Large-subunit ribosomal RNA, half B from Halorutilus salinus, 1184 nucleotides, folded computationally. NCBI's taxonomy places the organism under Archaea, Methanobacteriati, Methanobacteriota, Halobacteria, Halorutilus. Rfam family: Archaeal large subunit ribosomal RNA.

[in-house]
Context: one part of a larger RNA
RNA sequence: CCGAGUUAAGGGAAAUCGGCAAGUUAGCCCCGUAAGUUCGCGAGAAGGGGUGUCUGCCUUUUACGAGGCAGAUCUCAGACAUCAGGAGGCUUCGACUGUCUAAUAAAAACAUAGGUGAUUGCUAAGCUGUAAAGCCUAGUACAAUCACUGAAUCCUGCUCAGUGCGGGUAUCUGAAAACCCUGUACAAAGGGGCGAAGGACCCGUUAACGGCGGGGGUAACUAUGACCCUCUUAAGGUAGCGUAGUACCUUGCCGCUUUAUUGGCGGCUCGCAUGAAUGGACGAACGAAAGCCUUACUGUCCCUAACUUGGUCCCGGUGAACUUUACGUUCCGGUGCGGAGUCCGGAGAUCCCCAGGGGGAAGCGAAGACCCUAUAGAGCUUUACUGCAGCCUGUCGUUGGGUCAUGGGCUCCUAUGUGCAGCAUAGGUAGGAGUCGUUACAGAGGUGCGUGCGCCAGCACGUCGCCCAGACAUCAUUGAAAUACUACCCGUAGGAGACUGUGACCCUCACUCCGGGAGGAGGACAUCAACAGGUGGGCAGUUUGACUGGGGCGGUACACGCUUGAAAAUGUAUCGAGCGUGCCCAAAGAUUGCCUCGUCCGGGUCAGGAACCCGGAGUAGAGUGUAAGAGCAAAAGGCAGUCUGACGCUGUUCUCAAGAAACGGAGGACGGCGAGCCGAAAGGCGGGUCUAGCGAACCUACCAGCCUGCUCGUUGCGGGCGGUAGAUGACGGAAAAGCUACCUUAGGGAUAACAGAGUCGUCACCGGCAAGAGUACAUAUCGACCCGGUGGCUUGCUACCUCGAUGUCGGUUCCGCCCAUCCUGGCGGUGCAGCAGCCGCCAAGGGUGAGGUUGUUCGCCUAUUAAAGGGCGUCGUGAGCUGGGUUUAGACCGUCGUGAGACAGGUCGGUUGCUAUCUACUGGGGAUGUCAGGAGCCUGACGGGAAGUUGCUAUCAGUACGAGAGGAACAUAGCAACGGCGCCACUGGUGUAUCGGUUGUCCGACAGGGCACUGCCGAGCAGCUACGCGCCACGGGUUAACGGCUGAAAGCAUCUAAGCCGGAAACCUACCUGAAAAAGAGGCUCCACUGAGGCGGCUCGUACAAGACGAGUUAGAUAGAGACGGGAUGUAAUCUCGAAGGCAACGACGAGUUCAGUCCGCGUCCACUAAACGCCAAGCCAUC
Repeated sequence: CCGAGUUAAGGGAAAUCGGCAAGUUAGCCCCGUAAGUUCGCGAGAAGGGGUGUCUGCCUUUUACGAGGCAGAUCUCAGACAUCAGGAGGCUUCGACUGUCUAAUAAAAACAUAGGUGAUUGCUAAGCUGUAAAGCCUAGUACAAUCACUGAAUCCUGCUCAGUGCGGGUAUCUGAAAACCCUGUACAAAGGGGCGAAGGACCCGUUAACGGCGGGGGUAACUAUGACCCUCUUAAGGUAGCGUAGUACCUUGCCGCUUUAUUGGCGGCUCGCAUGAAUGGACGAACGAAAGCCUUACUGUCCCUAACUUGGUCCCGGUGAACUUUACGUUCCGGUGCGGAGUCCGGAGAUCCCCAGGGGGAAGCGAAGACCCUAUAGAGCUUUACUGCAGCCUGUCGUUGGGUCAUGGGCUCCUAUGUGCAGCAUAGGUAGGAGUCGUUACAGAGGUGCGUGCGCCAGCACGUCGCCCAGACAUCAUUGAAAUACUACCCGUAGGAGACUGUGACCCUCACUCCGGGAGGAGGACAUCAACAGGUGGGCAGUUUGACUGGGGCGGUACACGCUUGAAAAUGUAUCGAGCGUGCCCAAAGAUUGCCUCGUCCGGGUCAGGAACCCGGAGUAGAGUGUAAGAGCAAAAGGCAGUCUGACGCUGUUCUCAAGAAACGGAGGACGGCGAGCCGAAAGGCGGGUCUAGCGAACCUACCAGCCUGCUCGUUGCGGGCGGUAGAUGACGGAAAAGCUACCUUAGGGAUAACAGAGUCGUCACCGGCAAGAGUACAUAUCGACCCGGUGGCUUGCUACCUCGAUGUCGGUUCCGCCCAUCCUGGCGGUGCAGCAGCCGCCAAGGGUGAGGUUGUUCGCCUAUUAAAGGGCGUCGUGAGCUGGGUUUAGACCGUCGUGAGACAGGUCGGUUGCUAUCUACUGGGGAUGUCAGGAGCCUGACGGGAAGUUGCUAUCAGUACGAGAGGAACAUAGCAACGGCGCCACUGGUGUAUCGGUUGUCCGACAGGGCACUGCCGAGCAGCUACGCGCCACGGGUUAACGGCUGAAAGCAUCUAAGCCGGAAACCUACCUGAAAAAGAGGCUCCACUGAGGCGGCUCGUACAAGACGAGUUAGAUAGAGACGGGAUGUAAUCUCGAAGGCAACGACGAGUUCAGUCCGCGUCCACUAAACGCCAAGCCAUC
């Protein structure tokens, strides 16, 4: 010193984020017990009283026991030890008991009973599985599953527009198969109709996902706004609650609590951004939950101290790990990749060891977890991209028989077909001049009746009748001529046939289920398989750009054009400055001809500054589609005529394009062939006066194009070349969304956050000038505009050091420094009478405190005070502490997001490693040196210190001053606070020496003891201590600001230039203290050389971690024993007597013996015991 304990006077939470920790309380009996309440609780509420031992008796019991009464008696204390609730009040959250992150989170999170919605009739729904099969369940709607909410109580508003879910569906859309058509005679393929689920559409649904406005005006003070207007929505937030665990502003405002409250409680409340089962509000009980208050209690603190024990330390034994480039391992300043033991300069430094606490080694530990980067991952999400399970639906197969109804195309039969014109109801085409009938069981035509159709004109059919021998074509109208007749065909309608579809129903035989079986139930459905459409984060694979004064957000500096930057060739960067492009134009193009603009001046009806006309000046001040620059006047501008060269094919070459090269793009020059336009001609014309107006490959479509394959050929199906069109703007061109705080890896100080460094706009401080105000007066005081500095504290900027890690805010502890001085000291000015102030100068010696709120730094506030200064030291200080804040993982709220999740928003909870090698420091030792060995006593170079600092009171003195009110100073004295050093007579603490009391138990009882924290309790010597006590001056010297003397330069003046005097807590002394290793290593005295001295051992302590130091060592009081003295405790044991009682035995206890007994780290005396003994030594002498 640390761990674990014990105890503390006075105060009593002042400590701290926070009463953390510790302490208080504690058992049993009796009395008594509030608000609130779900009537159960709350409640052991709170708060009181009692409690031992002994004697006797009573009740009860078979007994053991249990319950009582009376009396006696002891202690500081009777649940005496162990064991064993502190209490109360307010609020938040969660109803409760319960559960969870094994190893940082126990909570407000999860669960829960209760509430609600959804699905499900049993071969259930749901779940697992490829399937067989299994779970739920050997359950059956009072059941099972899923989801949300989370007891009870009071309640649960509006919204169906969006998304989802459910239902419906005339119509639209909607795949394959089958069907129909096209397709060479096939097929592929294409088209069509039909048409499932799904979608569109409609309806419903919010205890589904979710959502729930803005502006203006208005009441007879003001304010407010019941009221009104308006925009708008699917609806515009109802009841409640509300500065909240949700409120930014915010420490909101008011009240209470406190001396003081960023806290707490109660209110208000337009609520950045509350709100109703994403539940709202309230709420008894409960909670190792969060916040606050009161009381009790305390070493948490003021302010520490003492003790016990285990370590630390020393000796003996045994004996790891981390770490380790090297080293003969200092300090300061500088430098350097900008934070050096090793470099440079200076200083310091004789060598070695031990202990200590940790300043430094940007200490050790872990290839930083923050940040960025990677065409690195992973987990998760979704209306990212692409898929796959699953599910829904259709078709086909497994798959058979029938009835009815109703479609389809085919074949056959029958009927039917009205534009106008026209005798009239002309389906089309072709042939065509005749066809049918007159006999009758027959029959053309007419008529009557009936039926059907219909455009109401008629047509067709039937017939018991009646009439009857002709009727219809050709002929006029029409594009077309007759239903005169024949053939084929179209549309429509009806009938029949085989095939086929659809709907409904029946059957049984596949198939399924039940049953032991017989058989039953279902049944061509379902199941299963294949194909097809839909749905499909359930699952999977991936993507989610770049630039960037870090990244993100923003922007595009990502493809192009112009000016400038750009430094007079060219070229040249930045998220430099100023602007543009992604077109437009059939004329705004080509050509030929003609003309001259803007502006100004003069003149002219209305007419003016400005309309139109005339005249003049006029290099351009206009215009030129579009930015800017360049260019342009019989034009490149304006007007007009005629046109389409805004042409086709093709070659060479150049520019944009600079540095090696090239593609796409844009443009120029020179040509060739062809076809044109304008012009009399020369000639011009391959768009726009020039510089922007753009896009590769693949793929698709197209082309009066060319080549080519299959094919004998036709038809058809292709392939290639060229051209045109379709786009990649991240513009040399992937097909592509997010979250990660659950995260991972590789790297980066190439790149951010902290700190350093640089800079200093900002910040702090100072100055110059002096407009102004200060009644007058710039400068007693205040001082604008403008300007100049200093510092390196704020905030920025930069990205230089560190990402194989330099621990991040605040507090605490402890040390040093600066001065731009808060107080104390000395001065000057004053709008200084005095007192008290204000401003300034010198000055860093000392001091600069305690509290309330808050994590706070800061700030606000309270009471004191002489004053309660500002900074720096890696925003000093985590191998020193703390861990409240921030900044991991859990969770809640608000807001944002579809979501995963996010938030310099709030809130509750959340692991702080290291045995010290070097250096540095604080201490303790050893060795050597100091020119012959020692002992004692000194000096003091050089260091350390603050050893004092400050206040109050009194005298001076009610004096100076002042009209008064008020009211000093020099000097002197006393006291105090803080600080420093020392001490223990007193007081207090401790006091596990000691003495006593006492509980439980054990040693059979007594006596005497052990254990239970020393069991607990009372007292306490020595020692150590503070809360106790003592002491802590002057003075001298040199100066600062400042005040002066003499005194020139400058005949004066002047504190200064020469000279001199004064002048402060600052400086040097003084005072205390370390110090001869002060290498200049000191001095004095004595001893020894005729052995001075020293050491070991031993007894010890005034000393002490080990060493050391000191006392002593028989010629001795060093320690022990003993005796006496002085103390502590408090009257021992034994015996005698008494004692409430009891028949007695017995009997707690009391008195006497007894100021006893027991004990003593103290003092004195006393050799009884133990200090036995051994070694070294400078030299000198003798001999050799």